[in-house]
RNA sequence: GGGCACUUAGCUCAGUGGUGGAGUGCAUCUUUCACAUGGAUGAGGACAUAGGUUCGAUCCCUAUAGUGCCCA
Numbered sequence: 001g002g003g004c005a006c007u008u009a010g011c012u013c014a015g016u017g018g019u020g021g022a023g024u025g026c027a028u029c030u031u032u033c034a035c036a037u038g039g040a041u042g043a044g045g046a047c048a049u050a051g052g053u054u055c056g057a058u059c060c061c062u063a064u065a066g067u068g069c070c071c072a
Base pairs, nucleotide, nucleotide: 001071002070003069004068005067006066007065010024011023012022013021018055026042027041028040029039030038048064049063050062051061052060
């Protein structure tokens, strides 16, 4: 320098156009004599950034940034 993939909750990841989810972690309550385990509830996301398409975008297109892999 060229090509490909990825970027979503603290962490690991789903989600292929119509109100953003799970596991785990965190907080509160509950269960116990107590701890652990279990159960219930809750908080936490302008979905990497900026444009475009669309009635409507996490999703499609373009650019930028970051990370990883391959080639040179």
The RNA shown here (transfer RNA) has 72 nucleotides and comes from a Rhodospirillaceae bacterium. Its Rfam family is "tRNA". Rfam classes the family as a transfer RNA. About the family: Transfer RNA (tRNA) molecules are approximately 80 nucleotides in length.